Predicted 3D model of a 74-nucleotide RNA (c-di-GMP-I riboswitch aptamer) from a soil metagenome.
Model confidence (mean pLDDT): 88 of 100.
The sequence is in RNAcentral, with records from MGnify.
[in-house]
RNA sequence: GACAAAGGCAAAGCCCCGGCGACGGGGUGACGCAAAGCUUCGGGUCUGAUUCGUCAGACGGCUGGGUUGCCGAA
Numbered sequence: 001g002a003c004a005a006a007g008g009c010a011a012a013g014c015c016c017c018g019g020c021g022a023c024g025g026g027g028u029g030a031c032g033c034a035a036a037g038c039u040u041c042g043g044g045u046c047u048g049a050u051u052c053g054u055c056a057g058a059c060g061g062c063u064g065g066g067u068u069g070c071c072g073a074a
Base pairs, nucleotide, nucleotide: 001071008033009032013028014027015026016025017024018023031061037067038066039065041064042063043062044059045058046057047056048055049054
C1' cells in the first nucleotide's frame, strides 16, 4: 500500500461438540481483512465467584505494543 499479481484468512447465521458462563473446537457459509498470522506486556469490554476488598477466566475480527510473513508500482 497499487484500477498489480499469486495466494491467504473467514464475520453473522445454521448444525455438532466442550464449558456455570464469556467463549472455544469442527463442518457449512462469506461480512469483511495488507497481517482478520502469532503473542494478554499495557488499556478496554465481557463472564463466573465474592467476605464487595478482590480473585479467577474470555476476547488478538476492540485497541496500543512485540514478533514472523507475500508482492514490489508510488